This is a predicted structure of a 266-nucleotide RNA (Bacterial large signal recognition particle RNA) from a Miltoncostaeaceae bacterium. Rfam family: Bacterial large signal recognition particle RNA. Rfam classes the family as a non-coding RNA gene. On this family, see Rosenblad et al., Nucleic Acids Res 2003: "SRPDB: Signal Recognition Particle Database". Taxonomically the source falls in Miltoncostaeaceae (Bacteria, Bacillati, Actinomycetota, Thermoleophilia). RNAcentral holds the sequence, with entries from ENA.
């Protein structure tokens, strides 16, 4: 250093999860790597999945160490996303009220406008008149075993008698009371009245007159204010499933480097 047979190990790793705890199914990641059989409210175990069978074999395959790093986790962040603001915004669509003759429209206007004078109404105060309601009153109708009134049959009672006298029912009449009726008288109230009649005020406003001689007028869009409500964009506040980030681990695949036995012949 060759070459033949053999043996340790090899014939996939890893993450999380499960679990006392570890290996496996089962989930994910790597990326090609022997078969059957078993396994999640599982299956197993002391060092590796368990039981069965088979491959190649000391190196491209086995071991060990840096290095790289897909990809899991942990906690943090908050840029993106997400809810929230009785936080803003000469951003906005879209309502609400309001303004304005500046401006587009339209309406009013020489058959006279804005305005100025006056005279009346509207406004208020009294009153009247009338309308509605209500209460006395009058009126109607009822209304008393006996304790109202007349009349008082019969019957009682005095009286010799002629008479007399009290008085039940009956009838009539009537007081309190009840009930009707507003047609009438007083009275009172009024969310009443195109009614009058005096007074007082006259800022709008409406009508008429009369001066005057050209403009009124926010109905409608525009503009200005104002709220609202819905987006947007800024901020602030809170979240953390996803996305982005840092840092901590654990790390496939890959690269580099290094170690590895036994026999028998050349």
């Nucleotide at each position: 250093c060759c070459g033949u047979g053999c043996u340790a190990g090899g014939c996939g790793g890893g993450g999380a999860g499960c679990u006392a705890g570890c290996g496996g199914u089962g989930c994910c990641c790597u990326g090609u790597a022997c078969c059957c059989g078993c396994a999640a409210u599982c299956c197993g175990c002391u060092c590796a999945g368990c039981g069965g069978g088979g491959c190649a074999c000391a190196a491209u395959u086995c071991c060990c160490g840096c290095c790289c790093g897909a990809g899991g986790c942990g906690g943090c962040a908050a840029a993106g996303c997400g809810a929230g603001g009785c936080g803003c915004g000469u951003c906005g669509g879209c309502g609400u009220g309001g303004g304005u003759g500046c401006u587009g429209c339209g309406g009013c206007g020489u058959a006279g406008a804005u305005g100025a004078c006056g005279a009346g109404g509207u406004c208020c105060c009294a009153c009247u008149c009338g309308g509605u309601g209500g209460a006395c009153g009058a009126c109607c109708g009822u209304g008393a075993a006996c304790c109202a009134g007349g009349u008082c049959a019969g019957g009682u009672c005095c009286g010799g008698a002629a008479g007399g006298a009290a008085g039940c029912a009956g009838c009539c009449u009537u007081a309190a009371g009840c009930g009707g009726c507003c047609c009438c008288u007083u009275c009172c109230a009024c969310g009443c009245g195109c009614a009058g009649u005096g007074g007082g005020g006259u800022u709008u406003c409406c009508u008429c007159g009369u001066c005057g001689g050209a403009g009124c007028u926010g109905g409608c869009g525009g503009c200005c204010c104002u709220c609202g409500u819905c987006g947007c964009g800024c901020u602030c506040u809170c979240g953390a499933u996803c996305u982005c980030g840092a840092c901590g681990u654990c790390g496939a695949c890959g690269g580099c480097g290094g170690g590895u036995g036994c026999a028998c012949g050349g």